Transfer RNA from Coccorella atlantica, 72 nucleotides, folded computationally. Taxonomically the source falls in Coccorella (Eukaryota, Teleostomi, Actinopterygii, Teleostei). It is recorded under the gene name trnT. The coordinates come from a structure-prediction model, not an experiment, and the mean pLDDT is 83.

RNA sequence: GCCCUAGUAGCUCAGCUCAAGAGCAGCGGUCUUGUAAACCGAAGGUCAGAGGUUAAAAUCCUCUCUAGUGCU
Repeated sequence: GCCCUAGUAGCUCAGCUCAAGAGCAGCGGUCUUGUAAACCGAAGGUCAGAGGUUAAAAUCCUCUCUAGUGCU
């Protein structure tokens, strides 16, 4: 330098146009003499960045950034 893969909640991941979900963690509550476990609830997101297409983009297209595999 070229190709490919990935980037979504604090962490691990799903979601491949109809517009944000799960588990764990953290917080509050129930239970317990107390802690843990269990159960219930709420919160937490510029979907790496910018632009474009579309009525509608996390998703499709272009460029850039970051990380990684491969080739030279």